[in-house]
């Protein structure tokens, strides 16, 4: 350079004008200064704690989660560093990684003759039967020819070659049917029950041998462990899913700030109300206003005095819940930042040091101006200058650690593969 692989980081700066939540001061009903106001994900609510209430002797079941190893934390399914497989040429990445070997069930599409417990027979090898054709060979029985031979001579008899002949008789080969034996070969499939060579067989086969491989039992060495590596024995050779049910082993009590807690209008609801059912006028017949009386305050007592109170209930007064409504929980905390110190790390310690959003229909905004940043065209050419245009996702509501998603561009370290040049 070029194509890559991994970690951290930022998410525009700065002014101006307006505007909005909360706290402080000052003012007092209306401002005015001044301070502080969103995220790396606040999001989904998918996991784990804190915090409330509530249930809870103890132990089991049910359900529900997790599932290599050490480690770190408050805790996790998270994180670190390891082991095991798995991808990549490589940095690297991925991986619910306990048990399918023996407790059990279940499922494997399509294709295939079959999909799984001592499977499975399409083709193909092998054999056993039976038809059928063609060959051989023997027997039979004719014919023609030669040959010898007896003679009775157009005869017998013997021999040897060719042809034929038979529902005869044996061997061979081929085709077609049936039984059976084979798992080497083919040929489906993601997968057919290790490989390979070689003994063996009628043809085959871990049937049996050597060597690889796998698995299981051992035993040894290193490690805390997972596990690795090495020795030995056993032909044991047994598809795969358990993110299907199941088994093993560990974990988990329910609900959530609308949690939960104080105060508390109004209505509803209990309890209570001592002292006139007196005279007199009005009267809309509901009650008013006067006078006596009684109670009650003020006082030590009497007298006096009152904007009191004297019939029953729709009035006062209290009492428990508790509604609207308010408050509190509610923002200082498993806290940020720095420095040392421990550790490979993850995090842990111990000092310093700083306060950072707190609303209850829910603020955190808009614009405009300059810088930067980046894209495009033009001009012009070490770059500059002008126009235009981008700048994501997304937005707290008890808090707090993970995962996961969603994100315009951009900056930094490491690392790694291939080309060049010196």
């Nucleotide at each position: 350079c070029a194509a890559g692989c991994c970690g951290g980081c930022c998410a525009g700066g700065c002014g101006g004008u307006c505007g909005c939540a909360c706290c402080c001061c000052g003012g007092u009903c209306u401002c005015g200064g001044g301070g502080u106001g969103a995220g790396g994900a606040a999001a989904g609510u998918c996991c784990g704690g804190g915090c409330u209430c509530c249930g809870c002797a103890g132990g089991g079941c049910a359900c529900g989660g997790u599932g290599c190893u050490g480690g770190g934390u408050a805790a996790c399914a998270c994180c670190c560093a390891g082991g095991c497989g798995g991808g990549g040429c490589g940095a690297c990445c991925c991986g619910a990684c306990g048990g399918a070997a023996a407790a059990g069930g279940g499922c494997c599409a399509c294709a295939g003759a079959a999909a799984a417990g001592u499977a499975g027979a399409c083709c193909g090898c092998c054999u056993c039967c039976u038809u059928c054709u063609c060959c051989c060979c023997c027997c039979u029985u004719c014919c023609u020819c030669u040959c010898c031979u007896c003679u009775g001579c157009u005869g017998g008899g013997g021999a040897a070659a060719g042809g034929g002949u038979g529902a005869g008789g044996g061997g061979g080969a081929g085709a077609g049917g049936g039984g059976g034996g084979u798992a080497a070969g083919g040929g489906u499939g993601a997968a057919a029950a290790g490989g390979c060579g070689g003994u063996g067989u009628a043809a085959g086969a871990g049937a049996c041998c050597a060597c690889c491989g796998g698995c299981g039992c051992u035993c040894g060495u290193g490690g805390u462990g997972a596990c690795a590596c090495g020795g030995g024995c056993g032909g044991c050779c047994a598809g795969g899913c358990a993110a299907c049910c199941c088994c093993c082993a560990c974990c988990g009590g329910g609900a959530g700030c609308a949690a939960g807690g104080c105060c508390a209008a109004g209505c509803a609801g209990g309890g209570g109300c001592a002292a006139g059912c007196c005279c007199c006028g009005c009267u809309u017949c509901g009650g008013c206003g006067g006078g006596c009386a009684c109670g009650g305050g003020c006082g030590g007592c009497c007298c006096g005095u009152c904007c009191c109170g004297u019939u029953c209930g729709a009035g006062c007064c209290u009492c428990g819940g508790g509604u609207a409504g308010g408050c509190c929980g509610c923002u200082a905390g498993a806290g940020g930042c720095g420095g040392c110190g421990g550790g490979c790390a993850a995090c842990c310690g111990c000092c310093g040091u700083c306060c950072c959003a707190g609303a209850u229909a829910g603020a955190u905004g808009a614009c405009c101006g300059u810088c930067g940043c980046u894209c495009u065209g033009g001009u012009a050419u070490a770059u500059g200058c002008c126009a235009g245009g981008g700048g994501a996702c997304a937005g707290a509501a008890c808090c707090c650690g993970g995962c996961u998603u969603a994100u315009c561009g951009g900056c930094c370290a490491g690392c790694u593969u291939g080309a060049g040049u010196g």
Molecule: Bacterial RNase P class A
Organism: Chloroflexota bacterium